[in-house]
RNA sequence: GCCCUCGUAGCUCAAGCGGUAGAGCAGCCGCCUCGUAAGCGGCCGGUCGCAGGUUCGACUCCUGCUGAGGGCU
Numbered sequence: 001g002c003c004c005u006c007g008u009a010g011c012u013c014a015a016g017c018g019g020u021a022g023a024g025c026a027g028c029c030g031c032c033u034c035g036u037a038a039g040c041g042g043c044c045g046g047u048c049g050c051a052g053g054u055u056c057g058a059c060u061c062c063u064g065c066u067g068a069g070g071g072c073u
Base pairs, nucleotide, nucleotide: 001072002071003070004069005068006067007066010025011024012023013022019056027043028042029041030040031039049065050064051063052062053061
């Protein structure tokens, strides 16, 4: 220098062909218990790496940049 994969909640990860993002764990509240843990119910939590473009509409498609990993020279 070139190619490939990935970047989404505090963490680990989903999201079929574009239609306004969800799970588990963590945190908080409650139930249960003599009490704690476990279990059960609920709540909170996201400029979807950044910036443009296409579109009525973009996590999703296109371009550039950027970070991580891998391969080739």
Molecule: transfer RNA
Organism: Gemmatimonadales bacterium